[in-house]
Molecule: Bacterial RNase P class A
Organism: Planctomycetota bacterium
RNA sequence: CGAGAGGAACAGGCGACCGCUGCGGGGCCCGCAAGGGACCCGUGGAGGAAAGUCCGAACUCCUCAGGGCAGGGUGCUGGAUAACGUCCAGGGGCCGCGAGGCCACGGAAAGUGCAACAGAGAACAGACCGCCUCGCGCGGGCGCCCUUCGGGGCGGUCGCGCGCGGUAAGGGUGAAACGGUGCGGUAAGAGCGCACCAGCAACGCGGGCAACCGCGUUGGCUCGGCAAACCCCACCCGGAGAAAGACCACGUAGGGGAGGAUGAGCCGGCCCGGCUCGCUAGGACUCCCGGGUAGGUCGUUCGAGGACGACAGUGAUGUCGUUCCCAGAGAAAUGGCCGCCGCCCGAAAGGGCACAGAAUUCGGCUUACGGUCCUCUCGGGAG
Numbered sequence: 001c002g003a004g005a006g007g008a009a010c011a012g013g014c015g016a017c018c019g020c021u022g023c024g025g026g027g028c029c030c031g032c033a034a035g036g037g038a039c040c041c042g043u044g045g046a047g048g049a050a051a052g053u054c055c056g057a058a059c060u061c062c063u064c065a066g067g068g069c070a071g072g073g074u075g076c077u078g079g080a081u082a083a084c085g086u087c088c089a090g091g092g093g094c095c096g097c098g099a100g101g102c103c104a105c106g107g108a109a110a111g112u113g114c115a116a117c118a119g120a121g122a123a124c125a126g127a128c129c130g131c132c133u134c135g136c137g138c139g140g141g142c143g144c145c146c147u148u149c150g151g152g153g154c155g156g157u158c159g160c161g162c163g164c165g166g167u168a169a170g171g172g173u174g175a176a177a178c179g180g181u182g183c184g185g186u187a188a189g190a191g192c193g194c195a196c197c198a199g200c201a202a203c204g205c206g207g208g209c210a211a212c213c214g215c216g217u218u219g220g221c222u223c224g225g226c227a228a229a230c231c232c233c234a235c236c237c238g239g240a241g242a243a244a245g246a247c248c249a250c251g252u253a254g255g256g257g258a259g260g261a262u263g264a265g266c267c268g269g270c271c272c273g274g275c276u277c278g279c280u281a282g283g284a285c286u287c288c289c290g291g292g293u294a295g296g297u298c299g300u301u302c303g304a305g306g307a308c309g310a311c312a313g314u315g316a317u318g319u320c321g322u323u324c325c326c327a328g329a330g331a332a333a334u335g336g337c338c339g340c341c342g343c344c345c346g347a348a349a350g351g352g353c354a355c356a357g358a359a360u361u362c363g364g365c366u367u368a369c370g371g372u373c374c375u376c377u378c379g380g381g382a383g
Stems, first nucleotide, its partner, number of pairs: 001379008010370001012341004017336002020045007028037003047355001051366002054364005059241004066272004071237005076090005091105001092103004106232002111230002113226002128171002130167003134163007142155005179197006198222002200219008245298004255289005263277005305324008342353004
C1' cells in the first nucleotide's frame, strides 16, 4: 500500500434572537370561593435505531388463572437473566490459506410418507450393456468312425444368434445406486472368507459437571437422504392489551317492541370444573328501536434506571460504594432564523453533513444508515 476479520465510541460544535412544551419560583389581573388568565425568572425537552411490532417480561383487567384435550412454540451441553426464540462459555458439523464466520444441532437401526429429470433399478433394490454355466440352432477349423467317395454321424473347440438362469466385480444414469484396497475363492462373481483401512453398535478403561473426546476389545454389523413432511420424545405456553384499566363530573330511565324457563350469562377453541342471576314473573338474560354522554384526573414516568469506581467471574453478568434526576404531550411540543468554526463536493459563487421523530415502560432480535478510531489476518513493497 492492497484485500479482509473482529470490536468501540460518536451522530457536526459554540453563541445570539424569536417561538412551542413539562416542572419549580415570583408578583399582577378576574372571581365571594373553587379556580382561571396573560407575563417574568430559572431549568428540562427524541434515538441508536425512537422504526418493524418479530420474541420475552413488568403492569392492568377478564372470578381463581384450576385440570384434560386440541393448538402453538422451543430443541447439543453448562451457565447468565425477572424472563426469552436473547446473551456468554464450551462441544460437534460445515466454510475460509488465515484473522474468523455460519448452523432449529433431539429421534430416520418406532411407524407412515416423499424423492422432479435421467435411469434396468430410488430402499426387505435393481439384470440395460457386460461377464458366466447350461440348452437349442447356424457357421469355421480339428480328431475319431462309416462310406455307394457325392458325403454322413459323433466328440471337442472357437465364433455368432436365441432361450432358462446365475452374477452387483466392470460400464452407463443420477444429488444419491446398499463401504474402500488387496489376496484368496468361484463357472463368473459377491464380506462369500481373510488382512489392512473407514464407519457403526455393544462393552471396558481414562479425561471432562456435561455435551463430548481419546484408547482398547468384540461383532462382517455396513442398517443411504429428508422430521423449517406427518409423527415420536423432552420442556414451555390461559386470553386481551394503555383505545389496558381506575376514579370524578355530566347525561338518561326505572322509555318502546320482540323473544324468554330440564333457563340465561361468564371463565373469548372444546370438555370437565367453577362462579353469578333467575325459576311462572313486578321475570334473570338476549336482540332491535329510541334517548343521552363522548369533559376532567389518575395510570404516566424514580426505573429489572444512568454515570464512575472497586471487587468476584474466562465471559455473559453479579455484588458493593459514590453520585445524578435525564421529554412526558394528548391530535399530540421538541421548531425557525442569523453569525462563527469543523468536514465533504466545487475553479468560484454556492450547495451539502447519513438513517431517521418518542406516545405505558423495560430486556432483546431484525432492518435502515454516515464517516471515525482501535486490535488482528493474508499478500506485496521499502528500510